[in-house]
RNA sequence: UCCGGUUGAUCCUGCCGGACCCCACUGCUAUCGGGAUAGGACUAAGCCAUGCUAGUCGUGCGCCUUCUAGCCAUGAUGGAGGCGCGGCACACAGCUCAGUAGCACGUGGCUAACCUGCCCUUGGGACGGAAGCACCCCCGGGAAACUGGGGCUAAUUUCUGAUAGGUGAAGGCUUCUGGAAUGGGCUUUCGCCUAAAGGACGCUUAGAUCAUGCUUCUAGGCGUUGCCCAAGGAUGGGGCCGCGGCCGAUCAGGUUGUUGGUGAGGUAAUGGCUCACCAAGCCUAUAACCGGUGCGGGCCGUGAGAGCGGGAGCCCGGAGGUGGGCACUGAGACAAGGGCCCAGGCCCUACGGGGCGCAACAGGCGCGAAAACUUCGCAAUAAGCGAAAGCUUGACGGGGCUAUCCCGAGUGCCAUCCGCUGAGGAUGGCUUUUUCUCUAGUAUAGAUAGCUGGGGGAAUAAGGAGAGGGCAAGUCUGGUGUCAGCCGCCGCGGUAAUACCAGCUCUCCGAGUGGUGUGGACGAUUAUUGGGCCUAAAGCAUCCGUAGCCGGCUGAGCAAGUCCCCUGUUAAACCCAACGAUUCAAUCGUUGGCUCGCGGGGGAUACUGCUCGGCUAGGGGGCGAGAGAGGCCGUCGGUAUUCCCGGGGUAGGGGUGAAAUCCUAUAAUCCCGGGAGGACCACCAGUGGCGAAGGCUGUCGGCUAGAACGCGCUCGACGGUGAGGGAUGAAAGCUGGGGGAGCGAACCGGAUUAGAUACCCGGGUAGUCCCAGCUGUAAACGAUGCAGGCUAGGUGUUAGGGCGGCCACGUGCCGCUCUAGUGCCGCAGGGAAGCUGUUAAGCCUGCCGCCUGGGGAGUACGGCCGCAAGGCUGAAACUUAAAGGAAUAGGCGGGGGAGCACCACAAGGGGUGAAGCUUGCGGUUUAAUUGGAGCAACGCCGGAAAUCUCACCGGGAGCGACAGCAGAAUGAAAGCCAGAUUAAAGGUCUUGCCAGACGAGCUGAGAGGAGGUGCAUGGCCGUCGCCAGUUCGUGCCGUGAGGUGUCCUGUUAAGUCAGGCAACGAUCGAGACCCGUAUCCCCCGUUGCUACCAGCCAUGCGCUGGGCACACUGGGGAGACCGCCGUCGAUAAGACGGAGGAAGGAGCGGGCCACGGCAGGUCAGUAUGCCCCGAAUCUCCCGGGCCACACGCGAGCUGCAAUGGCAGGUACAAUGGGUUCCGACCUCGAAAGGGGAAGGCAAUCCCGAAAACCUGCCGUAGUUGGGAUCGAGGGUUGUAACCCACCCUCGUGAACAUGGAAUCCCUAGUAAUCGCGCGUCAUCAUCGUGCGGUGAAUACGUCCCUGCUCCUUGCACACACCGCCCGUCGUUCCACCCGAGCGAUUUUUGGGUGAGGCGUGGUCUUCCUUGGCUGCGUCGAAUCCAAGUUUCGUGAGGGGGGAAAAGUCGUAACAAGGUG
Repeated sequence: UCCGGUUGAUCCUGCCGGACCCCACUGCUAUCGGGAUAGGACUAAGCCAUGCUAGUCGUGCGCCUUCUAGCCAUGAUGGAGGCGCGGCACACAGCUCAGUAGCACGUGGCUAACCUGCCCUUGGGACGGAAGCACCCCCGGGAAACUGGGGCUAAUUUCUGAUAGGUGAAGGCUUCUGGAAUGGGCUUUCGCCUAAAGGACGCUUAGAUCAUGCUUCUAGGCGUUGCCCAAGGAUGGGGCCGCGGCCGAUCAGGUUGUUGGUGAGGUAAUGGCUCACCAAGCCUAUAACCGGUGCGGGCCGUGAGAGCGGGAGCCCGGAGGUGGGCACUGAGACAAGGGCCCAGGCCCUACGGGGCGCAACAGGCGCGAAAACUUCGCAAUAAGCGAAAGCUUGACGGGGCUAUCCCGAGUGCCAUCCGCUGAGGAUGGCUUUUUCUCUAGUAUAGAUAGCUGGGGGAAUAAGGAGAGGGCAAGUCUGGUGUCAGCCGCCGCGGUAAUACCAGCUCUCCGAGUGGUGUGGACGAUUAUUGGGCCUAAAGCAUCCGUAGCCGGCUGAGCAAGUCCCCUGUUAAACCCAACGAUUCAAUCGUUGGCUCGCGGGGGAUACUGCUCGGCUAGGGGGCGAGAGAGGCCGUCGGUAUUCCCGGGGUAGGGGUGAAAUCCUAUAAUCCCGGGAGGACCACCAGUGGCGAAGGCUGUCGGCUAGAACGCGCUCGACGGUGAGGGAUGAAAGCUGGGGGAGCGAACCGGAUUAGAUACCCGGGUAGUCCCAGCUGUAAACGAUGCAGGCUAGGUGUUAGGGCGGCCACGUGCCGCUCUAGUGCCGCAGGGAAGCUGUUAAGCCUGCCGCCUGGGGAGUACGGCCGCAAGGCUGAAACUUAAAGGAAUAGGCGGGGGAGCACCACAAGGGGUGAAGCUUGCGGUUUAAUUGGAGCAACGCCGGAAAUCUCACCGGGAGCGACAGCAGAAUGAAAGCCAGAUUAAAGGUCUUGCCAGACGAGCUGAGAGGAGGUGCAUGGCCGUCGCCAGUUCGUGCCGUGAGGUGUCCUGUUAAGUCAGGCAACGAUCGAGACCCGUAUCCCCCGUUGCUACCAGCCAUGCGCUGGGCACACUGGGGAGACCGCCGUCGAUAAGACGGAGGAAGGAGCGGGCCACGGCAGGUCAGUAUGCCCCGAAUCUCCCGGGCCACACGCGAGCUGCAAUGGCAGGUACAAUGGGUUCCGACCUCGAAAGGGGAAGGCAAUCCCGAAAACCUGCCGUAGUUGGGAUCGAGGGUUGUAACCCACCCUCGUGAACAUGGAAUCCCUAGUAAUCGCGCGUCAUCAUCGUGCGGUGAAUACGUCCCUGCUCCUUGCACACACCGCCCGUCGUUCCACCCGAGCGAUUUUUGGGUGAGGCGUGGUCUUCCUUGGCUGCGUCGAAUCCAAGUUUCGUGAGGGGGGAAAAGUCGUAACAAGGUG
């Protein structure tokens, strides 16, 4: 002090997660010391074996046993043990936290309503008499526990008489304390009750007694201690009160001893604490009562604090002692190691009866994630008893175990060498403070530890978690391959994983370090400090009003709040500071501070409050003239629809996208007239008016309410808000009664459709209307609570007032201004932004309501309301990482606007789609028919495959650089005759020959791969795109994403240009540029040309020599720029027309073609990562296949004919190519072609036109159109022509007579049509690519279709509409609700039984007491029954919800989402 996560990105809201601290458990790991109020609290206040935890006193008393000592007196002891009586203690200490929401606790008071053993102080006192019971002895019962009878006895035991005293009643006195006597004191009378231990010990004086015994007794004095009474104190308690501190209102009423009184009882004491009677009260929204949870506080954790959470441990208080109840004793208990009873559990038993209670310390079982030794000692501290010595104490003090916490220390240092100077390792040396080990002293209750000294020895000592982000540290290696796994959250993993599993390296902390769970902080996500509510969650539908909260100006008083001072208290520990002790620290000690509160006293009076006055600015009332669909009731009217009647009139009407259902021949629709009935109220009419909101509209009348304006009127704070509460409240709905024209849920038909329970059409019931009731909800919205004050304006409009002007004098018009309402724009400010902005969402105040991630869910249960439908209130389990708001830039739309394009239309021209054939694709088939490709694959991969190509299929063969191992001179590899095998082959095998050093048998590793991955890539290409866009710098705007620039207007082919503009400039594109072509000029003239000149001959487009004019080739230049004129436009850009010109507005045609997208195509052109094959997926050979054929699609060719076909004749090109080649020319052949052969490595030689034109025939027919198919003969290439080539000749002569739906191309030398060259190529062109010949029609536009660009709009899309997304049904899992019931459980009430306690009688035994039996009253545990109540478990079946993988059906929502 933040950080990660919603998005393509942004801001916000909001939650989830991370980082920090504490506590408990846990994984891995671990050397030592000091300190601690650390350690069975959390679950079972569950159960317990064994040992131990409360005794002590002989200076109270009796007795027994035993040891020792003494004694005819100078003496008459001392000790140990035991039993009992008696006294004190056992009510403390120790343990636990179940119960308890309470005067339990805390704090401060009160007790005039009380008690107090031991202790302290003061005063007084202790006189007589008697008795019993233990131990003991004797006799019994019983298994035991224990117990009965008889007898003896002491005391500081018990009883009794007195005195002192106490107490009650009735009086009297007034003296004391005090705020106040009901208190205390004195006193009189009466009644009642009633003390003591003159003990013990020590010293001492006097006397008595003393030997089979004794170690005593009596009477005094002094001292100590004990006893009784009274008063006071101290200490400890009891009781009462104010205030304080949990959750739930889905707990709103509770209460009958309840509230009070009188009188009793009871208690130490007040009191309904208990009882009798009387009255009917008492508590509660400031939360009674009920339910849940829970010991309270000091304190502890966390936090800056406020807070939030905890409250086992140490201290204070409380409560409990297996559950429940009860009393006794006592100063004190309703009593943890006392008693009685019931219940449940356990134990012993002779079955008759008994015993026990670890929430003391150890320890055991159980429970659990979870917690120590059945240790030592009373030496210290402290407690009980005692005169004391002393005894006892699992309190306590020590030790043991556990990293539980805090603090401290260490695990070495140096040198050399190796190593990347690293990481680390090796060797040698040094030191011994800690730890380890040996030892002496000191220490201690006794030891350990520690401390002091000496010896040994670097030895005996480092891990855990992490390394994608948050978050510090790897894009290292191997493995895995949406698998295994990781992950708090986001997210990793689908073959190159910085995220899994390992290795290495690194980071953090370190005797620790991680995980899980709880708490706090982070969270200003509960907001007092310190939040919000138009759209993110959130303003009640509106008003009235109760409690509450808040409240105008001014005067006086009081002093409750408030402020100041003094004072009591606020335990200690804890916390803070200083100082000191332990070597330091943790820890401990001393001193000071702190301790927010409460009580008491004194003071102040501004503000708040209270009381008493005054005022008028808030508020109310009155009066005035006006405005208005304000409300209720009644009257009257209007048009239209429908129906009925009458008349006219005839065949249709109606309805729709188109139809049909429907109406009509019994006369409709239509026109005219008349009538009935119900609903409604055009125009006026207006982001006009009124009303609290819902809402309100013909006219007139009646009743009634409110607001605004005006007034030198009046009252005098009477006000604001408003939990509960009340009233009003659209539409629909409900009840009862009317009414019913039109419209119209449901319903019935007709259409539409895949379906159509809809949209559209024809009908139509409830309802809509009225009256009387109910319901109480709406996107009841300004999604904006009410009231008041303050804070720039501008411009409309409604109502009223004032002033001025005009005037047709009207209720007129215009202007300024005040008040109130209602709109728009807008400054400051606010806001996440949109927006808001005097009608605030600004600034300030008061009051109310509401919110706290999404879903589950406005659901369930409960309660209240309702006739019902339903409404109001209103959860949880579970699930999820987002849901959401505003804005941005895209994409999209069956949204809008503008511009553009023959891969758009229109106007036209020609095709495709029908036929046959060629070719490619799909499908099918096959041993194989290798493989790749929406528009942007399909005569494409330059892909015209006979072998080759070749990747496919069948068959056959061959190949391992290098390293290791087996083998090999007992002869490896290679080669070869013959035979077999075979299509063939020393390939293999058989048998041999030759030869002389290597070696494919095994393991690795290679070569090679047209094997995989174009989703790992480079490069290249396609396409958007025949588009006009894409960006940057600076500035400006915006919190930001981003915008501006790039927009608007005009214009252009163009983001082309001009003007405007918070933009100004610039980049890549467009253009410019490059090439070709069209005109002219200059230069060069061979292989080109031939106008001209000369010559020659076969007299021609001839040849030769001049020549370079023209043409042509190749260079160089000129020319075209809206330059000129006119019109339009803004005077611009530019557009249109014209002149001139070979060419006119980019002259025409090409090349180039932006930022980028499409995971577009290509690993099969090459390159290349990774993976795979590796003696086969490598290499070679033969044959086959890619050429198949019920079928579908694409692209073409040839046609269907007369603008033609056939025959004959006659012309005119250009681009290009040529030595394994082009081949003139000659010759043979009917032709294809054959045989010769000049020239040509090229402006030189060669390859060459067809359509066209002329003439003739054909005469509209399956033809003299058309040529498929098939047959025969021949030719060429090639090793080879069967599958499967091309050509020629003859014969054969198929479909086809202009092509459905649909669809393609094209705007001029274009379409159409005609041929030619080249590429491929041994041969083969209907293909591709170039070339020239002939040569049109139509438009000069538009955005209708298809698209593109720009602007704008909506969006729930961003993988971007091939998007997103909803519900039923089906499957599985999870939690929940209802549920006939069933089983437990809590608690209340009533009743029954009733152990036992208390009180009080009777009777029996008996001297009395105690006791037995029994009556009555009362309390009453436990248990049973009945009724209610709480919680839990279970439950056939039913119900919705959530989550799951790629299920089914539809398409509801998001765009006008195709019916907003």
Predicted 3D model of a 1460-nucleotide RNA (small-subunit ribosomal RNA) from a metagenome.
The sequence is in RNAcentral, with records from SILVA.
Rfam family: Bacterial small subunit ribosomal RNA.